Guanidine-I riboswitch aptamer from Paenibacillus sp. PvR098, 98 nucleotides, folded computationally. Its mean pLDDT, the model's own confidence on a scale to 100, is 84. The model forms 100% of the base pairs in the Rfam consensus. The RNAcentral record of the sequence draws on Rfam. It matches the Rfam family "Guanidine-I riboswitch aptamer". Its family is annotated with regulation of gene expression in the Gene Ontology. From the family's description: This family represents a conserved RNA structure found upstream of the ykkC and yxkD genes in Bacillus subtilis and related genes in other bacteria. The function of this family is unclear although it has been suggested that it may function to switch on efflux pumps and detoxification systems in response to harmful environmental molecules. The organism belongs to Paenibacillus, within Bacteria.
RNA sequence: UAAAAGGUUUUCUAGGGUUCCGCAACGUUAGUUGGACUGGUCCGAGAGGAAACUCACAGCUAAUCGCUGUGCCACGGAAGGAUAAAAACCUGGGAGGA
Repeated sequence: UAAAAGGUUUUCUAGGGUUCCGCAACGUUAGUUGGACUGGUCCGAGAGGAAACUCACAGCUAAUCGCUGUGCCACGGAAGGAUAAAAACCUGGGAGGA
């Protein structure tokens, strides 16, 4: 100094808050306040799990179809942004470090 599928989507989890529900307090049935409420809905991982599809390579095959196999590794701020809000979300496999 440099390459990479280090792909996309769905789902679950660690984690996260407070729109809605529930809960608690107050209150007049309306409602207000509280996430300094276990929770349901909700958000949710590049460096967590799973699945489907796709891509690359290799093998089988008459074959470009199809099938099978492989795809390792991954320390990491501060700050900002979205949404009701926050986050291991996004910037970001970024800066930096090794």